[in-house]
RNA sequence: GCCGGCAUAGCUCAGUGGUAGAGCGAGGGAUUCAUAAACCCUAGGUCGCAGGUCCAAUUCCUGCUGUCGGCA
Numbered sequence: 001g002c003c004g005g006c007a008u009a010g011c012u013c014a015g016u017g018g019u020a021g022a023g024c025g026a027g028g029g030a031u032u033c034a035u036a037a038a039c040c041c042u043a044g045g046u047c048g049c050a051g052g053u054c055c056a057a058u059u060c061c062u063g064c065u066g067u068c069g070g071c072a
Stems, first nucleotide, its partner, number of pairs: 001071007010024004018055001026042004048064005
């Protein structure tokens, strides 16, 4: 330099057009003589950035940034 994958909650990841979820983690409740485990609830997101298409974009298209891999 060229080609490709990925970027979503604090972490690991789902979700592939119709206003985003799980597990773990955090806080609280209930239980227990007490602690832990299991149970219930809550908070936490401009879906990397900027454009485009569309009635509607996390999702499709383009560019950029970051990261990972391949070729040279």